Small-subunit ribosomal RNA, central domain from Stigonema dinghuense DHS0072, 350 nucleotides, folded computationally. It matches the Rfam family "Bacterial small subunit ribosomal RNA". The organism belongs to Stigonema dinghuense, within Bacteria. The RNAcentral record of the full RNA draws on ENA and SILVA.
Context: one part of a larger RNA
RNA sequence: UUGGGCGUAAAGCGUCCGCAGGUGGCAUUGAAAGUCUGCUGUCAAAGAGUCUGGCUCAACCAGAUAAAGGCAGUGGAAACUACAAAGCUAGAGUACGUUCGGGGCAGAGGGAAUUCCUGGUGUAGCGGUGAAAUGCGUAGAGAUCAGGAAGAACACCGGUGGCGAAAGCGCUCUGCUAGGCCGUAACUGACACUGAGGGACGAAAGCUAGGGGAGCGAAUGGGAUUAGAUACCCCAGUAGUCCUAGCCGUAAACGAUGGAUACUAGGUGUUGCUUGUAUCGACCCGAGCAGUACCGUAGCUAACGCGUUAAGUAUCCCGCCUGGGGAGUACGCAGGCAACUGUGAAACUC
Numbered sequence: 001u002u003g004g005g006c007g008u009a010a011a012g013c014g015u016c017c018g019c020a021g022g023u024g025g026c027a028u029u030g031a032a033a034g035u036c037u038g039c040u041g042u043c044a045a046a047g048a049g050u051c052u053g054g055c056u057c058a059a060c061c062a063g064a065u066a067a068a069g070g071c072a073g074u075g076g077a078a079a080c081u082a083c084a085a086a087g088c089u090a091g092a093g094u095a096c097g098u099u100c101g102g103g104g105c106a107g108a109g110g111g112a113a114u115u116c117c118u119g120g121u122g123u124a125g126c127g128g129u130g131a132a133a134u135g136c137g138u139a140g141a142g143a144u145c146a147g148g149a150a151g152a153a154c155a156c157c158g159g160u161g162g163c164g165a166a167a168g169c170g171c172u173c174u175g176c177u178a179g180g181c182c183g184u185a186a187c188u189g190a191c192a193c194u195g196a197g198g199g200a201c202g203a204a205a206g207c208u209a210g211g212g213g214a215g216c217g218a219a220u221g222g223g224a225u226u227a228g229a230u231a232c233c234c235c236a237g238u239a240g241u242c243c244u245a246g247c248c249g250u251a252a253a254c255g256a257u258g259g260a261u262a263c264u265a266g267g268u269g270u271u272g273c274u275u276g277u278a279u280c281g282a283c284c285c286g287a288g289c290a291g292u293a294c295c296g297u298a299g300c301u302a303a304c305g306c307g308u309u310a311a312g313u314a315u316c317c318c319g320c321c322u323g324g325g326g327a328g329u330a331c332g333c334a335g336g337c338a339a340c341u342g343u344g345a346a347a348c349u350c
Base pairs, nucleotide, nucleotide: 004321005320006319007304008303012318014201015200016199017198021194022193023192025088026087028085029084030083033081034080035077036076037075038074039073040072041071042070043069049065050064051063052062053061054060091191092188093187094186095184096183097182099180100179103177104176105175106174107173108172109171110154114150115149116148117147118146119145120144121143125136126135162169163168206247207246208245209244210243211242215241216240220236221235222234223233258317259316260315261314262313263312266295267294268293269292270291271290272289273288274287275286276285299306300305323350324349325348332343333342334341335340
């Protein structure tokens, strides 16, 4: 390499968009590139295969000869693939009608809590811990009442509930904007799937500039603990956490499970929509579609488990794996302000 694999053993890119490429629905006609088939030519000799013959046999030598296959030419076939023309509607998309949601962006508003400030009442403690101490407090703290300021986060509802490609999204209202499901079957007529390179988005931390800074809190200081304690506990506390503009591009970015399509027992719950019976009507009950969760058949699996949301049965496309360590290191290249990121070995060793 072939083969074999990728939930947990090595292995699914963090997610999506998409050029090339690969693959692709039903049916008609044409032509005949692939495909199938007949014939012709050619593929030197030697060698190899088969049948004979010559050296006493054999090796060796000589003669004859077949088949398969390749290439080229020529005649035919037309099922399949590709191509051309003209079609179809089951895939896909559009339209129309309803509906759903913490989807996104911007603006406005709200209450609880916390901290601080001012004033009133009031007096000796408060705070913290396993126990303490550092700390705060007679310059009046803590407690309590009233007023004010600030920043951040939005209790209850809240739910294996919802939305989003993923990251993620939760107070209320308004504006702008994107999407899904359901229903009708009006329109287009294969316009589809995947996607190397490429592009966009991408938690937290970190970086640049300017704001902001209540609480929390790396670093740091102090108090304890301890043999020590660069920790765990306590008192403080800077960066940060927040906003705006830009960068970074990584995570156990996880369902550790790439995407699409089709098929293959059921049962239970829940979300959205449509609909039937019923009803004055809404529920209840039943059916369908789309999501989401649990149990489970066949089947699969090393087992655990998965099981119409497959890890079952198949097809198409992409990514990735090939013993452990060395090592996600070195070197080179690219990106970045940097931090670092992407790509990514070998010697050696077991």